Predicted 3D model of RNase P RNA and transfer RNA as a complex of 413 nucleotides. Its mean pLDDT, the model's own confidence on a scale to 100, is 76. Rfam match: Bacterial RNase P class A. Clan: RNaseP clan. By type it is a ribozyme.
RNA sequence: CAAGUAAACCAGAUAGUCGCAGGUAUUCACGUACCUGAGGAAAGUCGGAGCUCCAUCGGGCAGGGUGCUGGAUAACGUCCAGUGGGGGUGACCCCAAGGAAAGUGCCACAGAAAUAGACCGCCUCUUACGAGGUAAGGAUGGAACGGCGAGGUAAGAGCUCACCAGCAAGCAGGUGACUGUUUGGCUAGGUAAACCCCACCUGGAGCAAGACCCAAUAGAGGAACAUUGAGAUGGCCCAUCUCGUUCCCGGGUAAGGUCGCUGGAGCGAUCAGGUAACUGACCGCCAAGAUAGAUGACUAUCCAAUACAAAACUCCGCUUAUAGAUUUGCUUGUAAA
RNA sequence: GGAGCCGUGGUGUAGCGGUUAACAUGCCGGCCUGUCACGCCGGAGAUCGAGGGUUCAAAUCCCUUCGGCUUCGCCA
Repeated sequence: CAAGUAAACCAGAUAGUCGCAGGUAUUCACGUACCUGAGGAAAGUCGGAGCUCCAUCGGGCAGGGUGCUGGAUAACGUCCAGUGGGGGUGACCCCAAGGAAAGUGCCACAGAAAUAGACCGCCUCUUACGAGGUAAGGAUGGAACGGCGAGGUAAGAGCUCACCAGCAAGCAGGUGACUGUUUGGCUAGGUAAACCCCACCUGGAGCAAGACCCAAUAGAGGAACAUUGAGAUGGCCCAUCUCGUUCCCGGGUAAGGUCGCUGGAGCGAUCAGGUAACUGACCGCCAAGAUAGAUGACUAUCCAAUACAAAACUCCGCUUAUAGAUUUGCUUGUAAA
Repeated sequence: GGAGCCGUGGUGUAGCGGUUAACAUGCCGGCCUGUCACGCCGGAGAUCGAGGGUUCAAAUCCCUUCGGCUUCGCCA
C1' cells in the first nucleotide's frame, strides 16, 4: 500500500426569525416570560418481564415451549465463557448440538433386497432341472449392515491379524460438557424442525388492561322453553361459587371527565470484584407524555451534510432497514529498509 | 395501539413430506353452424409471496421477512 476480519462510535453544528405541544411562574381573564420537546432502530410485534383485571394466582390430564456444559439476569428462545462438529491459507466465522441400544411409523422411483433379502457373478453337489454356501466383485440407490491391506478358504466371510472408525468398562485430568490412555467384545442403517422417551419451564387476557367521578334506571306486562339445566370457564375432568333463559311490548342513559402516564430492573462519572456477560459502593442528574393527537419551516456560515425512518403504558433482548464519516485490534499478500 | 387470519395458472379453490402440483371458469387453435352462442376435440398458462435451514427429497416441517385482509355480530 492492497485485500480482508472483529469491534466501537456519530447520525449534522452554530446564530437568528416565525410557528406547535407540555410544564412552571404571573394574571380575574386574554396573554406574557422562562424551561423542555423522538430513535439507533421509535419499526416488525418475534421472545421475556413489570403493571392491571378475571372469585379459585385449587388439583389432575391434555396441550405448548426449550434442549452440549458452566455461569449472568427480574426473566427469556437473550447474553458471556468453554466443549464437540463444520468452513476459511489466516485473523475469524457458523451450528435447534439430549436420546435411533425403550417402542412405533416412514424410507417414493430404481433395485433381488431399504432391516430383511441371492438378480448377475463365484464355489460345491447334480446328466440336467434344480438345491445349498457366499455380501469379495458387478448392477440400483441419497443410503446395501464397519473401511482398507495381508493371511485363510471349495468359493467367501472379523474366520484370524495390523491400522483406522464406532461401542462398553477401568484408570488419570477437568465443577462439567469432554479429553487422554489401557483392556474387552466383534458391529449396531437413516429419519425425532415424524410420533415418542427423558430433563426443565408453562393459568388466561391485555393500558381499547383497569380504577374512580358525573348523569339515568319502571316494569308481579305478554309468549315460548327448561328444572337431571345454564353460567363463571376461551381445551377436558374433579372440586368451588352463582343463577332460570330467550323473544316481544314498554321506559331510560351515554358517545363525557380524572387517574393509570412516566422517577425507572433509569442515565452518567469514579472506585472495587469477575476472563467476560454482569454485580456492588458512592457521587451527580431528571431528559416527550398527547387523546384528532406537538416536535415544523425559512435565512446565513461551516460543510461530505446526503440514508433508514418518527413516540402513544413501560422496560430487557432479538430480528430487519440504513447514505456517509471516524477510530481501534488482528490476519494475509506485495514492495522497500 | 393491541389481537387474529390469509398468500398456489388471469380469477376462485384443492393438495399438507414422495413420479411431471389437481379441478372449475376464463384464454388460444380446430370441428360444428348460413353466422354467433351452446356443444365436441386439442393446447398454452404456476418455478406454490421472498430468503435461509432440517431431510435422500419441501407448496407441505422450522426460522426470518414482505404484502394484504378483518373492526361496536375482533377489543372503547